[in-house]
Predicted 3D model of a 95-nucleotide RNA (c-di-GMP-I riboswitch aptamer).
RNA sequence: UCCCGAUAAAGGCAAAACGUUUCCCGAAAGGGCGUGACGCAAAACUAACCGGCCUAAGUAUCUCACCUGAGAUAUACGGUAGCGGGGUCACCGAA
Numbered sequence: 001u002c003c004c005g006a007u008a009a010a011g012g013c014a015a016a017a018c019g020u021u022u023c024c025c026g027a028a029a030g031g032g033c034g035u036g037a038c039g040c041a042a043a044a045c046u047a048a049c050c051g052g053c054c055u056a057a058g059u060a061u062c063u064c065a066c067c068u069g070a071g072a073u074a075u076a077c078g079g080u081a082g083c084g085g086g087g088u089c090a091c092c093g094a095a
Base pairs, nucleotide, nucleotide: 004093005092012040013039017035018034019033023032024031025030038082044088045087046086049085050084051083052080053079054078058075059074060073061072062071063070064069
């Protein structure tokens, strides 16, 4: 230095759920904030690296209605890094 990861030490992160006169952003998915810890040795960053998954505002097509509306299908340019792989950087140091 690389791999590796302990019943070590110092620290770190924070799932679900909840927010009750439903707090903020968003059409939604989802995110933020607070409470909370299921877990995590990268649960740090990257979605403009790839695949998966979630959503469908807009758009396209179709159906019904024909007072401008309702519905169906497809679609990411929206998300998810705590779904997997890749890339980048990083604390500690037993075997």